Large-subunit ribosomal RNA, domain IV from Candidatus Rehaiarchaeum fermentans, 322 nucleotides, folded computationally. Rfam family: Archaeal large subunit ribosomal RNA. It was read from a public genome assembly.

[in-house]
Context: one part of a larger RNA
């Protein structure tokens, strides 16, 4: 100096990116427990008390025979130490907000566990079975010991409360009287033969029509206008569209400007919370939401060597001496 333990006066997060680490807390019994709620739970909520020893009494139990006699207790009374009686060792700190994800479950064997993956339920396409899917060059195999309350494939992702306008584009199904649309073929030209070129017919697929957004996707902009001056614009023109963001909810895990503004929390906050909001928006799902989370962020109690500030002891690697 490093490690791997132990102690610390006053203070008590002032340290830090953040209480990282430590320290509080702990077993069991008894009172006693808010708010929330999907009535299950939230709960070991939080909080307070007992906890060993020795004496006598009663009671309950087991074993035995309903006894005795052993044995596990449990009450009430009275004493006995300590500084302490789950005396070591075992062994939750708690509470509040806000975010995400419903939830047990899952994953980067060797730097991530998560809010990623999955879930149950919701939603769509495709398949009536010699199907659909899906592996093989093929026999043939799986799904199938199966049949639509099944199976294959997407998407969201418990539960509440919903899920709005658009089919102009791209995509998907399907229609069609006509139009386009090849090679083969047919027909005619080409001096005889060819080459070649004209026409004819026509598949798929396109064009026309139609539906289909829990399909891909999208969801304006000028100008003016008021009860009181000002400000806002409910309303009114207009130009456009395939519609012209409607519920909800918002400065956000989404907003550059931004450390928006107002309030609250602090002595002081780029921080959290609530509002405001020209932003975002509804199965690329919108908004909530009790339980649950080694998930993220903020505050408050408590506790402390994280500090102010630093020092003390152990017991162990280096240096160093032999």
């Nucleotide at each position: 100096u490093c490690c791997u333990g132990c102690c610390a006066a006053g203070g008590g997060a002032a340290a830090u990116c953040g209480g990282c680490a430590a320290a509080u807390u702990g077993g069991u019994c008894c009172c006693g427990u808010a708010u929330g709620u999907u009535c299950g739970c939230u709960a070991g909520a939080a909080g307070g008390g007992a906890u060993c020893c020795c004496u006598a009494a009663a009671c309950u139990g087991g074993u035995g025979a309903u006894g005795a006699g052993c044995u596990a207790g449990u009450u009430u009374a009275g004493g006995g130490c300590g500084c302490a009686g789950u005396g070591a060792c075992a062994a939750g700190g708690g509470g509040g907000g806000c975010u995400u994800g419903a939830c047990u479950g899952u994953u980067u064997a060797u730097u991530a566990a998560a809010a990623g993956c999955a879930u149950a339920g919701c939603c769509g396409a495709c398949c009536g079975c010699u199907a659909g899917a899906g592996g093989g060059c093929a026999a043939c195999c799986u799904u199938u010991u199966g049949u639509a309350c099944g199976g294959u494939c997407g998407g969201u992702g418990a539960c509440g409360c919903c899920u709005g306008c658009c089919c102009a584009g791209c995509g998907c199904a399907g229609u069609u009287a006509c139009c386009c649309g090849a090679a083969a073929g047919g027909u005619c030209a080409g001096u005889c033969c060819a080459a070649u070129g004209g026409c004819c017919a026509u598949a798929a697929g396109g064009g026309u029509c139609u539906g289909c957004u829990a399909g891909c996707g999208g969801c304006g902009g000028a100008g003016g206008u008021a009860a009181u001056u000002c400000c806002u614009g409910a309303c009114c023109u207009u130009c456009g569209u395939a519609a012209a963001c409607a519920a909800g909810c918002a400065u956000a895990a989404u907003a550059c400007a931004u450390u928006g503004c107002c309030a609250u929390c602090u002595g002081a906050u780029u921080g959290g919370u609530g509002g405001c909001u020209u932003g975002u928006g509804a199965a690329c799902g919108g908004c909530g939401u009790a339980a649950c989370g080694a998930g993220g962020u903020c505050c408050c109690c408590a506790c402390u060597g994280u500090c102010c500030c630093u020092g003390g002891c152990a017991g162990g690697a280096a240096a160093c001496c032999c």